[in-house]
Context: one part of a larger RNA
RNA sequence: GGAUGAACGCUAGCGGGAGGCUUAAUACAUGCAAGUCGAACGGCAGCAAUUCGGAUGGCGAGUGGCGCACGGGUGCGUAACGCGUACACAAUCUACCUAUAAGAGGGGGAUAGCCCUGGGAAACUGGGAAUAAUACCGCAUAAGAUUACUGGAUCGCAUGUUUUGGUAAUUAAAGAAAUUCGCUUAUAGAUGAGUGUGCGUGCCAUUAGCUAGUUGGUAAGGUAACGGCUUACCAAGGCUACGAUGGCUAGGGGGCGUGAGAGCGUGAACCCCCACACGGGUACUGAGACACGGACCCGACUCCUACGGGAGGCAGCAGUAAGGAAUAUUGGGCAAUGGAGGCAACUCUGACCCAGCCAUCCCGCGUGCAGGAUGACGGCCCUAUGGGUUGUAAACUGCUUUUACUUAAGAAGAAAUCUGUUCAUUUAUGAGCAGUUGACGGUACUAAGUGAAUAAGCACCGGCUAACUCCGUGCCAGCAGCCGCGGUAAUACGGAGGGUGCAAGCGUUAUCC
Numbered sequence: 001g002g003a004u005g006a007a008c009g010c011u012a013g014c015g016g017g018a019g020g021c022u023u024a025a026u027a028c029a030u031g032c033a034a035g036u037c038g039a040a041c042g043g044c045a046g047c048a049a050u051u052c053g054g055a056u057g058g059c060g061a062g063u064g065g066c067g068c069a070c071g072g073g074u075g076c077g078u079a080a081c082g083c084g085u086a087c088a089c090a091a092u093c094u095a096c097c098u099a100u101a102a103g104a105g106g107g108g109g110a111u112a113g114c115c116c117u118g119g120g121a122a123a124c125u126g127g128g129a130a131u132a133a134u135a136c137c138g139c140a141u142a143a144g145a146u147u148a149c150u151g152g153a154u155c156g157c158a159u160g161u162u163u164u165g166g167u168a169a170u171u172a173a174a175g176a177a178a179u180u181c182g183c184u185u186a187u188a189g190a191u192g193a194g195u196g197u198g199c200g201u202g203c204c205a206u207u208a209g210c211u212a213g214u215u216g217g218u219a220a221g222g223u224a225a226c227g228g229c230u231u232a233c234c235a236a237g238g239c240u241a242c243g244a245u246g247g248c249u250a251g252g253g254g255g256c257g258u259g260a261g262a263g264c265g266u267g268a269a270c271c272c273c274c275a276c277a278c279g280g281g282u283a284c285u286g287a288g289a290c291a292c293g294g295a296c297c298c299g300a301c302u303c304c305u306a307c308g309g310g311a312g313g314c315a316g317c318a319g320u321a322a323g324g325a326a327u328a329u330u331g332g333g334c335a336a337u338g339g340a341g342g343c344a345a346c347u348c349u350g351a352c353c354c355a356g357c358c359a360u361c362c363c364g365c366g367u368g369c370a371g372g373a374u375g376a377c378g379g380c381c382c383u384a385u386g387g388g389u390u391g392u393a394a395a396c397u398g399c400u401u402u403u404a405c406u407u408a409a410g411a412a413g414a415a416a417u418c419u420g421u422u423c424a425u426u427u428a429u430g431a432g433c434a435g436u437u438g439a440c441g442g443u444a445c446u447a448a449g450u451g452a453a454u455a456a457g458c459a460c461c462g463g464c465u466a467a468c469u470c471c472g473u474g475c476c477a478g479c480a481g482c483c484g485c486g487g488u489a490a491u492a493c494g495g496a497g498g499g500u501g502c503a504a505g506c507g508u509u510a511u512c513c
C1' cells in the first nucleotide's frame, strides 16, 4: 500500500447493486415451510343449489396412485477413493420421459370408511356385521425375458464378450367421464446413481513398529453389482523410514485476497461434490433412503397427566433466550422463474420473487454557481497610533434547481395457460386475432411549481509523512507505530487560531498478503 461476512469511537443527505450469528452442531414459546388427484374407488359429514333422487356443483374423513430420496439448512464428524483430475465396469441398477415391438382373456376372496358396540383422562385402541376399486390373489396366453441342457459363428483384455439356432421349465396386465389418458412385457436411448483404479490432496519421529477377518485361497450365503461384504475350513500372511501405527488440526474443489511473477494466505456470499439432522443404533417402505419436518429401540433433556400412561426434536423461514466485540422482519405474493400432484381448471410451494432493518462493502450524486474589497465586524498573530491572517470568505447583486417538498401523469417485467373465434392440416398438433392474469406499486421513470432553499464531518500537522504559531503545563499531567517528546521560552502533552489529508464518511483495533 491492498484486502475484510468485520467490530469500536466521532459523525451522517440521497440513490443503485451486493452482503448480514465468523461465537454455543447451545436450548427453543408461537406461526408457517409437502402435498395433490373425484378423469382410480366406496361413499356424502359440512357448504351450495334442488324437480327432494348423492340425481347435481362440489367434497371432510377413508381406500388407492404419484410425490414426500427434490428443493431448503448446517459444517459436527471425516486426513478418507472424502475431494480434485484422468480412466475403467467383460462386475451394475435407474421411477417419471422418448423411440420401437408385442399384449390386456376369464375369475376369486378380502378390507378401510359407513353401521352396531366396548376400553381410556388423553394419546389412542378392541370386538361384531356388511361393502368398492387402477388395492390384493389364482387361472389362461408368452412375442419377449429368466434358468437349465445342447449346437454353430465372431471378437477380445485373463475370467470371457457378442450373435444366431434347438429342447424343457418359469413368468404379465386395469381400467377411466374413452379419436384421449392410463396398464403389462421386452429392447434401446436419455437422465440419475453405484463400484474399482493411477496421480494429487495438512502438522508432529520429543509417535517406530502395526495387524486375527488381519493377508490370501476353497466353498456357501448375501448384494443391483465385484469383493473377507459375511460365515465355515485351509494356509501364514499383509502394511512400514518412499513414514505404517498413533496423536493434533481440518469438510474438499471451482474460486477469493495479495503479489510483476513464483508464491503465501484463505474456502463468507454464488456453483459442484461429501457428511450430518437432539446423542447413538437398527431396519421397513420404495426405482431411489438406512430417510431434517417417516418408523422402532437405548440415552440425555423438556412438556402433559385423572399417576395407569403419553407427547416432542428450528443445523427450514421468521422469531425467543443464552453466549458474544458482533450480525436483520414472528413482513407481502405465488405476478414471474422453478418444483409436486392433476387431462385440465387449479391447489400447494418461508424454493423463489419482492418489500422492511443495518454507511457492512462497492459504485454514483449532492450539500450550490457567477460577480462582489470599505480587503467590514469578530477571532488569532506581530517588531503593536500600525500591519499580517482568517479572506472573495461573509454581507450584497444576479443565476441555477441535481436533490428536497408539493401537484399531475404513470410503466417494462405478461410469455404462456385459459375463454371465444378464424385458418392450416401429416388428425399428433400448429398458426393468427380478441379477451383474461402484477406481490413489488401508484414503485421506477417523466412533467410542472416553490425556493439556496433540506444536507460536513473525521483524523492529523517533531522525523519517517503533506501540514506552524500563541497560550497553559513544568520528567507533572500526559503522548507514542518506530525513533522518541515533557525537568519554565515544548512546531511532539492540553487548548486556541491557522494549515494538511480524506470525505458521507474519517480514524482505531484485529487478521491476511
Base pairs, nucleotide, nucleotide: 001513002512003511004510006509007508008507009506010505013365014364015363016362017361018360019358020357021323026321027320028319030318031317032316035066036065037064040063041062043059044058047057048056073276074275075274082201083200084199085198086197087196088195089194092193093192097189098188099187100186101185102184103183105139107137108136115128116127117126118125119124144171145170146169147168148167149166150165151164152163153162155160175181176180202248203247204246209239210238211237214236215235216234217233218232219231220230221229251273252272253271254270255266256265257264258263278299279298280297281296282295301312302311303310304309329355331354332353333352337351338349339348340347341346368399369398370397371396378390379389380388381387382386404450405449406448407447408446413440418435419434420433421432422431423430424429457502458501459500460499461498462483463482464481468497469496470495471494472493478485479484
This is a predicted structure of a 513-nucleotide part of an RNA (small-subunit ribosomal RNA, 5' domain) from an uncultured bacterium. The coordinates come from a structure-prediction model, not an experiment, and the mean pLDDT is 86. Rfam family: Bacterial small subunit ribosomal RNA.